[in-house]
Context: one part of a larger RNA
Molecule: small-subunit ribosomal RNA, 5' domain
Organism: uncultured bacterium
């Protein structure tokens, strides 16, 4: 003397930007945080229209109920079905090495949606939800029988640029190989909606290419401790073999006896890694809040299951510990997601608002979702502006302190005189974050009446819509009014006097002060630093 995700103290006016659970990875009421699609199916309900029966009122038209049909690009909430839910979001337990960083390798490999090129898409079929009956159950839910659709799910057909096996040939490489032309056997797919109308829209199926994202591998870094010196049996390797997308002792069965280590192996402590940030002329020290990448973690162990992808926060099964509901026979739950609760602690925020905007899932699309995000709220937490006025005003008012009692200081400081209006208060004006997108009409153009571009300033509409929150900036209104503290005056170290106390009370970061004149205690005045802060404590350079 820089800095902090701080904390205490005592003071606090505004704003703009950021930041805010660092301890119990302890327990958690209650709300919301992953839904969408009806243009993939089938039932239902409501409404509304229009038929037909029946009743009631009327002589009748006809009203109103009740029943039953039909229609409905609308509406409603359940199934089946497809996408998504492995993203976004929290959180640093674990974990010294399956991580992280830099840089290569895969001739050992993957990839849903997106883009680009090719190719196809044939005849069949049998169930289940839902419903509808009946049963169990306090509940959770469950059973049995019937019957029903797909773009759900099975089967036959055709059938290849793919796949694999035999050959032939050319290149290439790093041992196993690989990449290309070809030739013969063998194996495999598909699903429809939309719509008056599909070669042409959306989709579907198989091939290749790209994008991006990704397994795995390899070298080199990448903490303390030797008051841890020896570790190792799937161990270390190899022959077969199983599993994987994929290389491998990954797993397995036989063989062989290795493998690591003083350049530190084993164990123990500690710790998520980096970009990066705080100090410092710097080397280097010490740190990894907030942001961004990667990596791990979801109540605690454990294992799978769908799926392009998980061993899968708000999916599932086991086991366990808490906790709850119960009819005691048996269920239910996982805030290290967004508030919010408790509870431990020097400490850490609102059960806010809105999907206007970016982004994400769905969905042709209208749109729906969406504590991701955008914004508000609270806290001087922190950096950074701004104001609390400005100018005049006396050989100097009064009050206060000192005094050698002459008088000096507070002090142009206040009254007092003029003056401005910044910020807070009140009132209006008024950019911007909002234009994409979409509806309807009509044009041109792409083989084109369902798609697509293009254009409503130059081909036709001056059409029809979208803000939760903000507030630059301008105008008006009134009045100096509502806006200063805090620590310190012994040396270090900027600023001294008087009273009080009397080794008491007390101070103190070191050296010290205090025991009757204390510039070191408390107090008052007066200075002196900083300023909506100013000190103290804790870290770290």
């Nucleotide at each position: 003397g820089a800095a902090c995700g701080a904390a205490c103290g005592u003071u606090g006016g505004c704003g703009g930007c950021g930041u805010g659970g660092a301890u119990u990875a302890g327990g958690c009421a209650u709300g919301c945080a992953a839904g969408u699609c009806g243009a993939g199916c089938g039932a239902g309900g409501a409404c509304u229209a229009u038929c037909g029966g029946u009743g009631u009122a009327g002589c009748a038209a006809u009203a109103c109920a009740c029943c039953g049909g039909u229609a409905g690009a609308g509406c409603c909430g359940a199934g089946c079905g497809g996408c998504g839910u492995a993203a976004g979001g929290g959180g640093c337990a674990g974990u010294a090495a399956g991580g992280c960083g830099u840089g290569g390798g895969u001739a050992a490999c993957g990839u849903a949606c997106c883009c680009c090129c090719u190719g196809g898409a044939u005849c069949g079929g049998g169930a289940u939800a839902g419903c509808c009956g009946c049963g169990g159950g306090a509940a959770a839910c469950c059973g049995c029988g019937g019957g029903u659709a797909a773009u759900a799910c099975c089967g036959g057909g055709c059938g290849a640029a793919a796949c694999a096996a035999c050959g032939g040939u050319g290149g290439c490489g790093c041992a196993u190989g690989u990449c290309g032309c070809u030739g013969u056997u063998g194996u495999c797919a598909a699903a429809c909606g939309u719509g008056u109308g599909a070669a042409u829209c959306g989709g579907c199926c198989g091939g290749g290419g790209g994008a991006g994202c990704g397994g795995c591998u390899c070298a080199c870094g990448u903490g303390g401790u030797a008051u841890u010196a020896g570790c190792u049996a799937g161990u270390u390797g190899g022959u077969g073999g199983g599993g994987u997308g994929a290389c491998g002792g990954c797993c397995c069965a036989c063989c062989a006896a290795g493998g690591c280590g003083a350049a530190g192996a084993u164990g123990c402590c500690u710790a998520g890694c980096g970009g990066g940030u705080g100090u410092g002329c710097g080397a280097g020290c010490a740190c990894g809040a907030c942001c961004c990448g990667c990596g791990c973690c979801a109540c605690u162990g454990g294992c799978a299951c769908u799926g392009a992808g998980a061993c899968a926060c708000u999916g599932g099964c086991c086991a366990g510990a808490c906790a709850c509901c119960u009819a005691c026979g048996g269920g239910u739950g996982g805030c290290u997601g967004c508030a919010g609760u408790c509870g431990a602690g020097g400490a850490u925020c609102u059960u806010c608002g809105g999907c206007a905007a970016u982004g994400g899932g769905c969905g042709c699309a209208a749109g729906c979702c969406u504590g991701a995000c955008c914004g508000a709220g609270c806290g001087a937490c922190g950096c950074c502006g701004c104001g609390u006025g400005c100018g005049g005003g006396a050989u100097g008012a009064a009050g206060g302190c000192c005094u050698u009692c002459g008088g000096g200081u507070u002090g142009u400081a206040a009254a007092c005189c003029g003056c401005u209006g910044u910020c807070a208060g009140g009132g209006g004006g008024g950019a911007u974050g909002a234009a994409g997108g979409g509806c309807u009409g009509g044009a041109g153009g792409g083989a084109a009446c369902u798609c697509c571009c293009u254009g409503c300033a130059g081909u036709c509409a001056u059409g029809c819509a979208u803000g939760a929150c903000a507030c630059a900036u301008c105008c008006c209104c009134a009045g100096a009014g509502g806006a200063a503290g805090c620590a310190c005056g012994g040396g270090c170290u900027a600023a001294g006097u008087u009273c009080g106390u009397g080794c008491c009370a007390g101070c103190a970061g070191c050296c010290g002060c205090g025991g009757u004149a204390a510039g070191a205690c408390g107090a008052a005045c007066c200075g002196u630093g900083c300023g909506a802060a100013c000190g103290u404590u804790g870290u770290u350079c």